Transfer RNA from a Candidatus Geothermarchaeota archaeon, 75 nucleotides, folded computationally. Rfam family: tRNA. The source organism's lineage runs through Archaea, Thermoproteati and Candidatus Geothermarchaeota.
[in-house]
RNA sequence: GCCCCGGUAGCGUAGCCUGGACAGCGCACGGGCCUUCGGAGCCCGGGGUCGUGGGUUCAAAUCCCACCCGGGGCG
Repeated sequence: GCCCCGGUAGCGUAGCCUGGACAGCGCACGGGCCUUCGGAGCCCGGGGUCGUGGGUUCAAAUCCCACCCGGGGCG
């Protein structure tokens, strides 16, 4: 230098190919119930510039371009 994979909440992960209304789930966290107490169980809740910038579109996590970071391969 070229190619491939990945980057989504504090952590992990789905959605991306086939664009559509508040971005889902688990753990963690906060509150409540239960309980002798509870780290168990049940219920509720907060938290996201979807790596960055730009483009296309009525509409972008999703399509296009450039770049950044991590991993792997080739030279």